The prediction has a mean pLDDT of 78. A computed fold for an 83-nucleotide RNA from Peptococcaceae bacterium UBA4997, annotated as c-di-GMP-I riboswitch aptamer. Its Rfam family is "c-di-GMP-I riboswitch aptamer". Rfam links the family to the GO term cyclic-di-GMP binding. The sequence was found by an Rfam model in a public genome assembly. Lineage of the source: Bacteria > Bacillati > Clostridia > Eubacteriales > Peptococcaceae.
RNA sequence: UUUAAGAUUAGGCAAACUUAUUGAAAAAUAAGGAUGCAAAUCCAUGAGCCUAAACCGUUGGGCUAUGAUAGUCGGCUGCAAUU
Numbered sequence: 001u002u003u004a005a006g007a008u009u010a011g012g013c014a015a016a017c018u019u020a021u022u023g024a025a026a027a028a029u030a031a032g033g034a035u036g037c038a039a040a041u042c043c044a045u046g047a048g049c050c051u052a053a054a055c056c057g058u059u060g061g062g063c064u065a066u067g068a069u070a071g072u073c074g075g076c077u078g079c080a081a082u083u
Base pairs, nucleotide, nucleotide: 004083005082012037013036017032018031019030020029021028022027035071042075043074046073047072048069050067056062
């Protein structure tokens, strides 16, 4: 210097829930709050799950993402100290 691992130490993120706002909804953002996470950083033109406004229409309802989800899998990229 590179690769792999991730005990210990110092730290990081923030589930459910509550309040406010946006949205047709799923859900997102902010504050509080911690379930947990060695990538709980990033990526929506890989797969899966969720919603169904508009459109269509047989007008009960169905179809369907251009919507959303990265804390579903996946892809890519990292960190102090130590071995």